[in-house]
RNA sequence: UGAGUCGGUUGGGUGGCCGCGGCACGGCGGGCAACUGACCGUGUUGAGGAAGGUCGGGACUCCAUAGGGCAAGGUGCUGGAGAGAGACCAGUCGGGGCGACCCGCAGGAAAGUGCCACAGAAAAGAACCGCCGAUGGCGAGCGAAAGCCCGCACAGGUAAGGGUGAAAAGGUGCGGUAAGAGCGCACCAGCGCUUGAGGUGACUCAGGCGGCUAGGUAAACCCCACCCGGAGCAAGGCCAAAUGUGGGACGGGCUGCCCGCCCAAUGUCCCCAGGUAGGCCGCAUAGAUGGAUGGUCACCCAAGCGCUUCGGCGCUGGACAGAAUCCCGCCUACAGACCGACUCACCAU
Numbered sequence: 001u002g003a004g005u006c007g008g009u010u011g012g013g014u015g016g017c018c019g020c021g022g023c024a025c026g027g028c029g030g031g032c033a034a035c036u037g038a039c040c041g042u043g044u045u046g047a048g049g050a051a052g053g054u055c056g057g058g059a060c061u062c063c064a065u066a067g068g069g070c071a072a073g074g075u076g077c078u079g080g081a082g083a084g085a086g087a088c089c090a091g092u093c094g095g096g097g098c099g100a101c102c103c104g105c106a107g108g109a110a111a112g113u114g115c116c117a118c119a120g121a122a123a124a125g126a127a128c129c130g131c132c133g134a135u136g137g138c139g140a141g142c143g144a145a146a147g148c149c150c151g152c153a154c155a156g157g158u159a160a161g162g163g164u165g166a167a168a169a170g171g172u173g174c175g176g177u178a179a180g181a182g183c184g185c186a187c188c189a190g191c192g193c194u195u196g197a198g199g200u201g202a203c204u205c206a207g208g209c210g211g212c213u214a215g216g217u218a219a220a221c222c223c224c225a226c227c228c229g230g231a232g233c234a235a236g237g238c239c240a241a242a243u244g245u246g247g248g249a250c251g252g253g254c255u256g257c258c259c260g261c262c263c264a265a266u267g268u269c270c271c272c273a274g275g276u277a278g279g280c281c282g283c284a285u286a287g288a289u290g291g292a293u294g295g296u297c298a299c300c301c302a303a304g305c306g307c308u309u310c311g312g313c314g315c316u317g318g319a320c321a322g323a324a325u326c327c328c329g330c331c332u333a334c335a336g337a338c339c340g341a342c343u344c345a346c347c348a349u
Base pairs, nucleotide, nucleotide: 001345002344003343004342005341006340007339008338009337010336012300013299014298015297016296017295018294020046021045022044023043024042025041026040027039028037029036030035048320052331053330055329056328057327058326059325060232061231062230063229073227074226075225076224077091078090079089080088092106093104094103095102096101107223108222112221113220114217115216116215128162129161130158131157132156135155136154137152138151139150141148142147170188171187172186173185174184175183189213190212191210192209193208194207195206196205197204198203236281237280238279239278245273246272247271248270249268250267251263252262253261254260301318303316304315305314306313307312
């Protein structure tokens, strides 16, 4: 100098004027008062890193709920912090990158089932071509016979070699064989068992034993382990009008009381109940439901464009977006500016 990786900050500033919501005080109006208001004034206060998506958790609230099991759903390496999570932090393992670093729904494929495009004989215990002719079979020859030998490739043997494929039944070599094959052996790779060391642990390192060699796929069914009630602030709680509903209480007159008679019983409008309108709480050092957080001017700052005598001047103009119970995460959107750590390549000293 160039190309990159990771993390973080900021998200126009100051002032004037006008305006809006909340709160406090004062005034004015209403009210006996407590208090109150679509009123006025003063003071004070008033969006974000994502307030967004509403994806995952939690607080909080109500409903349901003896205990156990099944189903459905979720989670799936280890440790930690935390109220808690599938999120976060630190690691392990696997994969990618020269590297800084990045990515991973990361239990089980030796319980069972299914699937594996195209190609290929075959996609899981596989004979298409090839190889073999030990064994059996058929045929020819020799031989007195036992048998020997030749041929065929019918049965059969064979996973060396070819070919297909993302993947073909561990790899290389030697032995072995009729030909072959972990069939045997050496080394390498994997798996299982085991010993020692390190680590809280996942796991790692070193050694020994066993020919054990088993394809992949569980974001296919499934198996294993663990977890798991539902709805959500329009949750929910309190106060509560008119009319109506339900329940209770009680009649009026003659006559002070009882009986009796008359009137009413579609009564009196006395009491209670639940629900509705409405109000309050939930509800916050912004906080509504009449939904506020804005506009304009001047100067400055970043950015873009034009002119330039290179000193400047003029014009344009500010990303994404906007609270609604609160909090912790995640994801998504974002003009521009700034900071820190690190990697690779080249050049110079």
Model confidence (mean pLDDT): 77 of 100. Bacterial RNase P class A from an Acidimicrobiales bacterium, 349 nucleotides, folded computationally. The gene name in the source record is rnpB. The source organism's lineage runs through Bacteria, Bacillati, Actinomycetota, Acidimicrobiia and Acidimicrobiales.